[in-house]
Context: one part of a larger RNA
RNA sequence: UUGGGCGUAAAGCAUUUGUAGGUGGCUUUUCAAGUCUAUUGUCAAAUCCCAGGGCUCAACCCUAGAUAGGCAACGGAAACUACCAAGUUAGAGUAUGGUAGGCGCAGAGGGAAUUUCUAGUGGAGCGGUGAAACACAUAGAUAUAAAAAAAAACACCAACAGCAAAAGCACUCUAUUGGGCUGACACUAACACUAAGAGAUGAAAGAUAGGAGAGCAAAUUUGAUUUGAUACCGUAGUAGUCCUAGCCGUAAAUAAUGGAUACUAGGUGUUGUGCGUGUUGAUUUAUACAGUGUUGUAGCUAACGCAUUAAGUAUCCCACUUGGGGAGUAUGUUCGCAAGAAUAAAACUC
Numbered sequence: 001u002u003g004g005g006c007g008u009a010a011a012g013c014a015u016u017u018g019u020a021g022g023u024g025g026c027u028u029u030u031c032a033a034g035u036c037u038a039u040u041g042u043c044a045a046a047u048c049c050c051a052g053g054g055c056u057c058a059a060c061c062c063u064a065g066a067u068a069g070g071c072a073a074c075g076g077a078a079a080c081u082a083c084c085a086a087g088u089u090a091g092a093g094u095a096u097g098g099u100a101g102g103c104g105c106a107g108a109g110g111g112a113a114u115u116u117c118u119a120g121u122g123g124a125g126c127g128g129u130g131a132a133a134c135a136c137a138u139a140g141a142u143a144u145a146a147a148a149a150a151a152a153a154c155a156c157c158a159a160c161a162g163c164a165a166a167a168g169c170a171c172u173c174u175a176u177u178g179g180g181c182u183g184a185c186a187c188u189a190a191c192a193c194u195a196a197g198a199g200a201u202g203a204a205a206g207a208u209a210g211g212a213g214a215g216c217a218a219a220u221u222u223g224a225u226u227u228g229a230u231a232c233c234g235u236a237g238u239a240g241u242c243c244u245a246g247c248c249g250u251a252a253a254u255a256a257u258g259g260a261u262a263c264u265a266g267g268u269g270u271u272g273u274g275c276g277u278g279u280u281g282a283u284u285u286a287u288a289c290a291g292u293g294u295u296g297u298a299g300c301u302a303a304c305g306c307a308u309u310a311a312g313u314a315u316c317c318c319a320c321u322u323g324g325g326g327a328g329u330a331u332g333u334u335c336g337c338a339a340g341a342a343u344a345a346a347a348c349u350c
Stems, first nucleotide, its partner, number of pairs: 004321002007304002012318001014201004021194003025088004033081002035077003039073005049065001051063004091191001092188003096183004104176001106174004110154001114150003118146001120144002125136001162169002206247001208245004215241002220236001222234002258317006266295009276285001299306002323350003332343004
């Protein structure tokens, strides 16, 4: 390389946009590049194969012949692919009527809780635990009721639900905005799929600058426990958590399952929209498309299990894999303020 694979054994990039490239609906035509085919030439000899012959046989040697295949030239065919030209509407898109939504972004408003503070009431404990102690408290705590302030998060509704490419998204209202679904059918006419490199987004933690700082809380501090206790439990508590700007670019970033298209039994929920049926209306009932669950047949699977949301049957494109360790390490390079990230071996060993 061929071939085999990628849910759990090694292996799907965290996600997406899209360039080159690869692949690509239906009908008719052109052409003959690919394709198929006839002929000719060539592919040294030896070797291999085959026929005959020569060494007494054989090995060996001699003579003659041949297949497949490659390349080139010159004819032919036109189904398929490419090309040329014309058309078509089932893919794709645009316009239009509806519609669901915690999608994003900006602004405004809200109440509960917590803590602090102010002036009261009150007068001895409070707090915490398995049990305690440290801590707090007559300089008046805890408790209780009222006024004020601050920051962060939004109970119930809440769901097996919804939206988003993923990360993720939930108090309420308003402005703005992306995407989806669906119904009629009007238009464009293959405009499509995938996607190396490249770009964009990317939880938490971390880092920089400036703010903010209620609660929680690495580090730290002590009190316990314990043989010890640099822990689990407790009292405190700083970074951080929050906001703005730019950085980092990683997660068991998981459905451990790349994307697209088509086909292949059902049952039962649920979300959105449509169309019937039924009814005065409501409760119904049948069905289509798009999601999201569960169960299950064929089929697949090493088994577990998957099963119209496939891990089934097929096609196209991309990423990745090739025994364990060494090692996601060394070295080099690129990126980064740093932390580190990305790319990525070998010796050796079993």
Small-subunit ribosomal RNA, central domain from Trichopus zeylanicus subsp. travancoricus, 350 nucleotides, folded computationally. Taxonomically the source falls in Trichopus zeylanicus (Eukaryota, Streptophyta, Embryophyta, Trichopus). Model confidence (mean pLDDT): 86 of 100. Its Rfam family is "Bacterial small subunit ribosomal RNA". Rfam links the family to the GO terms structural constituent of ribosome and ribosome.